The prediction has a mean pLDDT of 81. This is a predicted structure of a 72-nucleotide RNA (transfer RNA) from Candidatus Daviesbacteria bacterium RIFCSPHIGHO2_12_FULL_37_16. Rfam family: tRNA. The family's RNA type in Rfam is transfer RNA. NCBI's taxonomy places the organism under Bacteria, Bacteria candidate phyla, Candidatus Daviesiibacteriota.

[in-house]
RNA sequence: GCGGGUGUAAUUCAGUGGCAGAAUGUCACUUUUCCAAAGUGAACGUCGUCGGUUCGAAUCCGAUCACCCGCU
Repeated sequence: GCGGGUGUAAUUCAGUGGCAGAAUGUCACUUUUCCAAAGUGAACGUCGUCGGUUCGAAUCCGAUCACCCGCU
């Protein structure tokens, strides 16, 4: 230099055009003599960034950034 892959909650991941979700973790409460376990509730996201397509984009297209793999 060329090609490909990944990027979504604190963490691990799902979500192939129509309300952004799960598990774990965090906080509060219930339960318990206490802890753990269990139950209930709550908080936590500018979906890497910018632009385009569309009535509507995490999703499609382009560029770009970071990381990983291959080729030279």